[in-house]
Context: one part of a larger RNA
RNA sequence: CUGGGUGUAAAGGGCGUGUAGGCGGCUUUUUAAGUUGGAUGUGAAACCCUGUGGCUUAACUGCAGGCUUGCAUCCAAAACUGGAGAGCUCGAGUGAUAGAGGGGAAAGUGGAAUUCCUAGUGUAGCGGUAAAAUGCGUAGAUAUUAGGAGGAACACCGGUGGCGAAGGCGACUUUCUGGCUAUCAACUGACGCUGAGGCGCGAAAGCGUGGGGAGCAAACAGGAUUAGAUACCCUGGUAGUCCACGCCGUAAACGAUGAAUACUAGGUGUAGGAGGUAUCGACCCCUUCUGUGCCGUCGCUAACGCAGUAAGUAUUCCACCUGGGGAGUACGGCCGCAAGGCUGAAACUC
Numbered sequence: 001c002u003g004g005g006u007g008u009a010a011a012g013g014g015c016g017u018g019u020a021g022g023c024g025g026c027u028u029u030u031u032a033a034g035u036u037g038g039a040u041g042u043g044a045a046a047c048c049c050u051g052u053g054g055c056u057u058a059a060c061u062g063c064a065g066g067c068u069u070g071c072a073u074c075c076a077a078a079a080c081u082g083g084a085g086a087g088c089u090c091g092a093g094u095g096a097u098a099g100a101g102g103g104g105a106a107a108g109u110g111g112a113a114u115u116c117c118u119a120g121u122g123u124a125g126c127g128g129u130a131a132a133a134u135g136c137g138u139a140g141a142u143a144u145u146a147g148g149a150g151g152a153a154c155a156c157c158g159g160u161g162g163c164g165a166a167g168g169c170g171a172c173u174u175u176c177u178g179g180c181u182a183u184c185a186a187c188u189g190a191c192g193c194u195g196a197g198g199c200g201c202g203a204a205a206g207c208g209u210g211g212g213g214a215g216c217a218a219a220c221a222g223g224a225u226u227a228g229a230u231a232c233c234c235u236g237g238u239a240g241u242c243c244a245c246g247c248c249g250u251a252a253a254c255g256a257u258g259a260a261u262a263c264u265a266g267g268u269g270u271a272g273g274a275g276g277u278a279u280c281g282a283c284c285c286c287u288u289c290u291g292u293g294c295c296g297u298c299g300c301u302a303a304c305g306c307a308g309u310a311a312g313u314a315u316u317c318c319a320c321c322u323g324g325g326g327a328g329u330a331c332g333g334c335c336g337c338a339a340g341g342c343u344g345a346a347a348c349u350c
Base pairs, nucleotide, nucleotide: 003322004321005320006319007304008303012318014201015200016199017198021194022193023192025088026087027086028085029084030083031082033081034080035077036076037075038074039073040072041071042070048066049065050064051063052062053061054060091191092188093187094186095184096183097182098181099180103177104176105175106174107173108172109171110154115149116148117147118146119145120144121143125136126135162169163168206247207246208245209244210243211242215241216240220236221235222234223233258317259316260315261314262313263312266295267294268293269292270291271290272289273288274287275286276285299306300305323350324349325348332343333342334341335340
């Protein structure tokens, strides 16, 4: 490079936004770059193929034709792709009217619980475990009542329920703010899809500066267990967990399944709408759109399974894989305060 692949065998980028690029709806006019046909020139010879001739044959060799798949110029065609012009509305978007939501940011507020402090009642235990001990307690604990302080998290509702691109988001109120869905079909008229680089976001842990610190709890200490026990269990306990600002940029960042569009039996839940039927009205029932689940036909699959939310049938674009180990290592480069991250081999070996 040509292939074959990427749910679980190697392989989908953590997610978005978007540059270049690639690809791109319907009708019509034109052009002739791609495309197709023809003509001319050129495409050395040898070699190769076909036919035929010469050495007794063959190798070898002479002759003729083909081949030389290409390039250039000219003429022609106009379906498709491209360019130019005109138009269209179903893709995309705008608008109007409704709607749901833990989507995001900031400020404020609330109750339950744990812990601590103060005071009262009260007395000998409490706590913990398989059993214990360390620990706490006559300097009055545990228990209980009242008051106070402080931090963190928000029971029930809660639901294969909702929202978000992903990470993720759950008490209440207010302010600011992003997206989504349905109906109408008024407007724009292909404005679209994907997206190498780039830019942004990105759990937890970790790092820097300054706060905060109730509970929990790496490290650490002690008590047990054990042959040992640098563990599992227990009593303590510091970073951290929380806040602000700035870094880090990784995860089984998973649906282990890239994005977009179209098509391809059904059945049954659930969330948010719209329309109809019915009704005094609501419910029920029917149709339909969007999301989220389960089952299942065709088809696919090595099987498991997937199956209108495809892993089916097709198209476009991007990313990635190419035996195991060595190794996500070394070296170099870029990034980072560091930890480290990204890119990423080879020798050798099976």